Model confidence (mean pLDDT): 87 of 100. The part of an RNA shown here (small-subunit ribosomal RNA, 5' domain) has 507 nucleotides and comes from an uncultured bacterium. Rfam family: Bacterial small subunit ribosomal RNA. The full RNA is in RNAcentral, with records from ENA.

Context: one part of a larger RNA
RNA sequence: GAUAAACGCUGGCGGCGUGCAUAACACAUUCAAGUCGAACGGGUGCGGCAACUUCGGUUGCCGUAUUAGUGGCGGACGGGCGAGUAACACGUGAGCAACCUGCCUUGCACAGGGGAAUAACGCACGGAAACGUGCGCUAAUACCUCAUAACACAGCCGCGGGGCAUCCCGAAGGCUGUCAAAGGAGAAAUCCGGUGGAAGAUGGGCUCGCGUCCGAUUAGGCAGUUGGGGAGGUAACGGCUCACCAAACCGACGAUCGGUAACCGGACUGAGAGGUCGAACGGUCGCAUUGGAACUGAGAAACGGUCCAGACUCCUACGGGAGGCAGCAGUGGGGAAUAUUGGGCAAUGGGCGAAAGCCUGACCCAGCGACGCCGCGUGAAGGAAGAAGGUCUUCGGAUUGUAAACUUAUGUCGGAGGGGAAAAAUAAAAUGAUGGUACCCUCGGAGGAAGCCACGGCUAACUACGUGCCAGCAGCCGCGGUAAUACGUAGGUGGCAAGCGUUAUCC
Numbered sequence: 001g002a003u004a005a006a007c008g009c010u011g012g013c014g015g016c017g018u019g020c021a022u023a024a025c026a027c028a029u030u031c032a033a034g035u036c037g038a039a040c041g042g043g044u045g046c047g048g049c050a051a052c053u054u055c056g057g058u059u060g061c062c063g064u065a066u067u068a069g070u071g072g073c074g075g076a077c078g079g080g081c082g083a084g085u086a087a088c089a090c091g092u093g094a095g096c097a098a099c100c101u102g103c104c105u106u107g108c109a110c111a112g113g114g115g116a117a118u119a120a121c122g123c124a125c126g127g128a129a130a131c132g133u134g135c136g137c138u139a140a141u142a143c144c145u146c147a148u149a150a151c152a153c154a155g156c157c158g159c160g161g162g163g164c165a166u167c168c169c170g171a172a173g174g175c176u177g178u179c180a181a182a183g184g185a186g187a188a189a190u191c192c193g194g195u196g197g198a199a200g201a202u203g204g205g206c207u208c209g210c211g212u213c214c215g216a217u218u219a220g221g222c223a224g225u226u227g228g229g230g231a232g233g234u235a236a237c238g239g240c241u242c243a244c245c246a247a248a249c250c251g252a253c254g255a256u257c258g259g260u261a262a263c264c265g266g267a268c269u270g271a272g273a274g275g276u277c278g279a280a281c282g283g284u285c286g287c288a289u290u291g292g293a294a295c296u297g298a299g300a301a302a303c304g305g306u307c308c309a310g311a312c313u314c315c316u317a318c319g320g321g322a323g324g325c326a327g328c329a330g331u332g333g334g335g336a337a338u339a340u341u342g343g344g345c346a347a348u349g350g351g352c353g354a355a356a357g358c359c360u361g362a363c364c365c366a367g368c369g370a371c372g373c374c375g376c377g378u379g380a381a382g383g384a385a386g387a388a389g390g391u392c393u394u395c396g397g398a399u400u401g402u403a404a405a406c407u408u409a410u411g412u413c414g415g416a417g418g419g420g421a422a423a424a425a426u427a428a429a430a431u432g433a434u435g436g437u438a439c440c441c442u443c444g445g446a447g448g449a450a451g452c453c454a455c456g457g458c459u460a461a462c463u464a465c466g467u468g469c470c471a472g473c474a475g476c477c478g479c480g481g482u483a484a485u486a487c488g489u490a491g492g493u494g495g496c497a498a499g500c501g502u503u504a505u506c507c
Base pairs, nucleotide, nucleotide: 001506002505003504005503006502007501008500009499012376013375014374015373016372017371018369019368020334025332026331027330029329031327034073035072036071039070040069042067043066044065045064046063047062048061049060050059051058052057080287081286082285090211091210092209093208094207095206096205099204100203104200105199106198108196109195110194112146113145114144115143121136122135123134124133125132126131152178153177154176155175156174157173159170160169161168162167183192184191185190213259214258215257220250221249225247226246227245228244230242231241232240262284263283264282265281266277267276268275269274289310290309291308292307293306312323313322314321315320340366342365343364344363348362349360350359351358352357380408381407382406389400390399391398392397413448415443416442417441418440419439423434451496452495453494454493455492456477457476458475462491463490464489465488466487472479473478
């Protein structure tokens, strides 16, 4: 000098930041991922019309509102945490002639015909519940099939060019084979969608060079181990997996083993070189009660999805079930120690939707904490009878001290009243949680606002009394045993100031 700090004493205001570093301990409760009725058939409410009527209503159609289910998109983003990981995890620079990419953009081509189901629903039934079974009915942008078929894919044949070994590119190559589609809204125009393929953009996957802590009181390690041609698998290369063959491969330039640790942009310090750290903000990675697994999907081995196993908690009719805060708040526990079970989607951004809009503990705000930084105030000018009081005294005085009183003016902050934003985008209108906040005007009146540490030397600031190697102080040297500037108190002084000291850690 610095800190995500804590502790002691003290504490007026504002702005901007920041706040479980410990138990990746356990969690009550609410909320944190939905949306689309312009994909679909039903149900329900309301209104209208028609038919029937036993005058109670019933049925059908239309409109409107709503939505459990089917279907689509999104739940792989956003948010949290740092346990694991010494590794192509990260950083940096390259490569993929070995790859994928929903939504978006550009341009090309296309959308013809047919079919079978199923949830919802109805009926019947089982179960305490969670939930489930049987039979029957129905729709679709759900599912299946046929057609069409190339600049796609696969096989065969052939030409030209290039490279980096495997190879790559091109032309209109040629032949054969294979694979598509969906509709909705609207009066219409048209719009939103669908299918195949090409390119782009974005996002990812993989490979490599270099860099990346400590220990040799860890010296040898390794059996899919190292390589091969082959097969399988993958979006893709690859012992990734497998059978066979060979016996390799790594290591004092530190393998292996053990310990520690997420990495970086950066932060702190320092003249620099360097050292230490990786909170907040940004990028990457890993994880989601512990371990394992796959499904769906463009994308997951998926925090608020599924299955299995373990531990734990809860419900139970004892047969069986339910759960996962390292999301935002909040609780217990641990700890020296770390906040509200707040407001709003107004802004920014995200998901869905044609839109209106809905959802969004992301986010924007407010609350709490002097935890940090910055700013402001607690007054200003005049004022000597140098008042009183305190302290010291050689008793003369000295000092506190222009300090106070007193006089004059002012009005920051706080208080009261009145007005009152920007942030709001648009052609216009409407829309502000913050917030009646910031800010402006007026009123009032010095009124409500100073402490903490030190004073032997280092080190700026000294006397008195008490104590008497006691009580105590102390960072180092050291003070204290009867005149202690070093202990305690008082007066005075010095330093910093809404803080001041102490402790801890780094330079």